[in-house]
Context: one part of a larger RNA
RNA sequence: CGUAGGAUAUUUGAAGAGAUAUGUCCCUAGUACGAGAGGACCGGGGCAUACGAACCUCUGGUGUUCCAGUUGUCACGCCAGUGGCAAAGGCUGGGUAGUCAUGUUCGGAAAGGAUAAGCGCUGAAAGCAUCUAAGCGCCAAGCCCCCUCUAAGACUAGAUAUCCCUGGGGAUUUAUUCCCCCUAAAGGCGCCUCGAAGACUACGAGGUUGAUAGGCUUCAAGUGUAAGCACAGUAAUGUGUUAAGCUGAGAAGUACUAAUCUGCCGUGAGG
Numbered sequence: 001c002g003u004a005g006g007a008u009a010u011u012u013g014a015a016g017a018g019a020u021a022u023g024u025c026c027c028u029a030g031u032a033c034g035a036g037a038g039g040a041c042c043g044g045g046g047c048a049u050a051c052g053a054a055c056c057u058c059u060g061g062u063g064u065u066c067c068a069g070u071u072g073u074c075a076c077g078c079c080a081g082u083g084g085c086a087a088a089g090g091c092u093g094g095g096u097a098g099u100c101a102u103g104u105u106c107g108g109a110a111a112g113g114a115u116a117a118g119c120g121c122u123g124a125a126a127g128c129a130u131c132u133a134a135g136c137g138c139c140a141a142g143c144c145c146c147c148u149c150u151a152a153g154a155c156u157a158g159a160u161a162u163c164c165c166u167g168g169g170g171a172u173u174u175a176u177u178c179c180c181c182c183u184a185a186a187g188g189c190g191c192c193u194c195g196a197a198g199a200c201u202a203c204g205a206g207g208u209u210g211a212u213a214g215g216c217u218u219c220a221a222g223u224g225u226a227a228g229c230a231c232a233g234u235a236a237u238g239u240g241u242u243a244a245g246c247u248g249a250g251a252a253g254u255a256c257u258a259a260u261c262u263g264c265c266g267u268g269a270g271g
Stems, first nucleotide, its partner, number of pairs: 001153001004176001005164007015150004021049007033038001051107005059101004066094005071086006112144002118138004165270001167181005172175001182268001187265003191207005212258003215254005221247003228241005
């Protein structure tokens, strides 16, 4: 810009993309078959491999500072207590959210249609025969569907539901024209607070009629019993207060803080 007014939702599906896997064991049955050795079709069930998707309850990895321990050194006057540096975490032990796989769950199921090779029915040409010439069946992991995703710029531009707009005057070249005044809907955008959304944009949540983010409170979860004081010990240290203290991303609640105030687009019933 188009989709012959504007908008918000919900959709149809032309077309395209993806997927389509395989093994092994058991039952049927040591049956049919076979002298025996051996050993089925058909049908049913279990398990597994690789691949794929989603997810984080479990098992684990990461988690650059969430907690603790600790060496050397420097600083805060000293003790105590802390902080800096040690190659972009000093080292070490753990670890929430997130993310990830080696973890978990699920998937390739079944059915239908037309067929290939092949197997047939009826059947002439050719009194027979013949699956074929007319006609009619069966049959494959393959084809078309079925399944998942995208999808109306599918210009044949689709469908459904709902919402919104019902002024005045003038000019001329009488046109889908132009000018002035009034009017400014539904809806959208901007701006701001943000996000399991994200390069930007977009998308989604919210903007006081508010739980969107921060803060605070409580809880979860992590670390593992803080500091100070008291007691025991010559002391290192231990014990008590104390499952303490601290805590990024988690959950719920709570307007304390910030989403203030507001600006713009979009018109007037539609060839």
This is a predicted structure of a 271-nucleotide part of an RNA (large-subunit ribosomal RNA, domain VI) from a PVC group bacterium. The prediction has a mean pLDDT of 89. Taxonomically the source falls in Pseudomonadati (Bacteria). Its Rfam family is "Bacterial large subunit ribosomal RNA". Gene Ontology terms of the family: structural constituent of ribosome and ribosome. Its Rfam clan is "LSU clan".